[in-house]
Context: one part of a larger RNA
RNA sequence: AGAGGCUCAAGGAACUCGGCAAAUUAGCUGGACGUAAGUUCGCGAGAUGUCCUGGCGUCGAUAAGACGCCCGCAGCGAAAGAUUGCUAACCGACUGUUUAUCAAAAACACAGGUCCGUGCAAAGGAGAAAUCCUAGGUAUACGGGCUGACGCCUGCCCAGUGCCGGUAAGUUAAGGGGAGGGGUCUUCAGCCGCAAGGCGGAAGGCUCCGAACUCAAGCUCCGGUAAACGGCAGCAGUAACUAUAACUGUUCUACGGUAGCGAAGUUCCUUGUCGGGUAAGUUCCGACCCGCACGAAAGGCGUCACGAGUUAGCAACUGUCUCGAGCCUCUACUCG
Numbered sequence: 001a002g003a004g005g006c007u008c009a010a011g012g013a014a015c016u017c018g019g020c021a022a023a024u025u026a027g028c029u030g031g032a033c034g035u036a037a038g039u040u041c042g043c044g045a046g047a048u049g050u051c052c053u054g055g056c057g058u059c060g061a062u063a064a065g066a067c068g069c070c071c072g073c074a075g076c077g078a079a080a081g082a083u084u085g086c087u088a089a090c091c092g093a094c095u096g097u098u099u100a101u102c103a104a105a106a107a108c109a110c111a112g113g114u115c116c117g118u119g120c121a122a123a124g125g126a127g128a129a130a131u132c133c134u135a136g137g138u139a140u141a142c143g144g145g146c147u148g149a150c151g152c153c154u155g156c157c158c159a160g161u162g163c164c165g166g167u168a169a170g171u172u173a174a175g176g177g178g179a180g181g182g183g184u185c186u187u188c189a190g191c192c193g194c195a196a197g198g199c200g201g202a203a204g205g206c207u208c209c210g211a212a213c214u215c216a217a218g219c220u221c222c223g224g225u226a227a228a229c230g231g232c233a234g235c236a237g238u239a240a241c242u243a244u245a246a247c248u249g250u251u252c253u254a255c256g257g258u259a260g261c262g263a264a265g266u267u268c269c270u271u272g273u274c275g276g277g278u279a280a281g282u283u284c285c286g287a288c289c290c291g292c293a294c295g296a297a298a299g300g301c302g303u304c305a306c307g308a309g310u311u312a313g314c315a316a317c318u319g320u321c322u323c324g325a326g327c328c329u330c331u332a333c334u335c336g
Base pairs, nucleotide, nucleotide: 001331002330003329004328005327006326007325008324010322011321014320019317030052031051032050033049038043040149054070055069056068057067058066059065071075084315085314086313087312088311089310090309091307092306096108097107112147113146114145115144116143117142118141124133125132126131150302151301152300153299155232156231157230160229161228162225163224164223165222166221169220170219171218175214176213180209181208182207183206184205185204186203187202188201190199191198192197233251234250235249236248237247260294261291272288273287274286275285276284
């Protein structure tokens, strides 16, 4: 010096990011009494809190209990073991799950809600396939997305993107079609030429190119749809103090943020301002609202119970501290 353990005057969180750690509390299926707000009436609740606890005798039932007596510093006479409690706020309803080995949470899940798909040889998934799962199920079923108990609710926008429906017209592939044109081969006829040959034509074979016309979905187009992806303005002026603006004008837009909440786990300015708590409070609680940059199932706002969650405060308690001291065990270290 490290690790483990024990004790301490007075004070009692002054320590510290933070009561971290320690201490307090104490009931071995202890007994008696008593117990608030709130509440989903189950709970909260072992709330909080007060008292008792040994032995002997009598009564009683060998009980509970009552009365009397006795001893001790001390009666759960205890080694191990063995809840601290309360007040508020935030988040998540809850029990549960998770980063095996730095994160247990406000993250995931959840019952409940809602939307979409699927009529069964289902949709969806695995597999070149056979086949299998779904399911020996059948829309009160199965798959997928979002939300996340419960209560009160969930506003406006379909212009863009997506999806669904429609299909007159426009556009649109292969295919069909074959006007017309090219190459080459064969045969035949014509004209010129003495001939060799030249010019030009018809029919047929093979072959290449190929217009009109025809032609689906899709796209264009027309509608619907936001618990689909998403979005939900600006600038001026105006009231008989001032200030403010119910009101008015104007520009733009698909529509311009409704209810509720709000310096929030979201607020930069900011330790906003006011109130509470403290002697003193950048945190906390209650309000205000100029919301840099909340907002309604990427849900909004509440909410009993619950939580090794987060924040603030109080009681009790303590070597956390003022401020340090002593002791025990194991190591490190020095000497041998």
The part of an RNA shown here (large-subunit ribosomal RNA, domain IV) has 336 nucleotides and comes from a Pseudomonadota bacterium. The RNAcentral record of the full RNA draws on ENA. Lineage of the source: Bacteria > Pseudomonadati > Pseudomonadota. Its mean pLDDT, the model's own confidence on a scale to 100, is 81. Rfam family: Bacterial large subunit ribosomal RNA.